Fluoride riboswitch aptamer (crcB RNA motif) from an Acidimicrobiaceae bacterium, 65 nucleotides, folded computationally. Its Rfam family is "Fluoride riboswitch aptamer (crcB RNA motif)". On this family, see Baker et al., Science 2012: "Widespread genetic switches and toxicity resistance proteins for fluoride". The coordinates come from a structure-prediction model, not an experiment, and the mean pLDDT is 82. It was read from a public genome assembly, where an Rfam model found it.
RNA sequence: CUGUCCACCGGCGAUGGGGCUCGCCGUCAACCGCAGGGCGACCUGCUGAUGGCUCCUACCUGCUG
Numbered sequence: 001c002u003g004u005c006c007a008c009c010g011g012c013g014a015u016g017g018g019g020c021u022c023g024c025c026g027u028c029a030a031c032c033g034c035a036g037g038g039c040g041a042c043c044u045g046c047u048g049a050u051g052g053c054u055c056c057u058a059c060c061u062g063c064u065g
Base pairs, nucleotide, nucleotide: 009026010025011024012023013022016056017055018054019053020052021051033046034045035044036043037042
C1' cells in the first nucleotide's frame, strides 16, 4: 500500500415516527413499487404508511352513540 474477515460506527430496504429484529451497502455503494399505451419523452390506472413484528400518527371503509 492492497485485498479479505470480524467487531464497532454510519447509511439503506417505493409515503411519517418509536421499540425489537432481519438483510444489504461503505459513497462510482446499498436504495429509488406495479400495470397498460407509446420509438422515446411522457400519459393513464393500481396496492401498501412495516424489509418483518408491534405501537402511535395520518388516510380509507363499515357500524354505533